A computed fold for a 74-nucleotide RNA from a soil metagenome, annotated as transfer RNA. It matches the Rfam family "tRNA". Gene Ontology term of the family: triplet codon-amino acid adaptor activity.
[in-house]
């Protein structure tokens, strides 16, 4: 070059043959708790779901070009 899989919260990762408030779990903030830390427990914050186009009454989800990133392959 060509094939494949990926890109969703600060990290690791779920998500749905298109719609109901986009979730968890570690981090992080606050308060309980303790003589304090730490555990634990109870609450929040914190997302253009890679980018742009498109199809749709509606897109994280479909389709298409693009960029990153990992495997495979002469």
């Nucleotide at each position: 070059g060509c094939c494949g899989a990926g890109a969703u919260a600060g990290c690791u990762c779920a998500g749905c043959u298109g719609g109901c408030c986009a979730g968890a779990g570690c981090g992080c903030c606050c308060g309980a708790u303790u003589c304090a830390u730490g555990c634990u427990c109870g609450g929040g914050a914190g997302g253009u779901c890679g980018u742009c186009c498109g199809u749709u009454c509606g897109a994280u989800u479909c389709g298409g070009a693009c960029u990153c990133u990992c495997g495979g392959u002469a």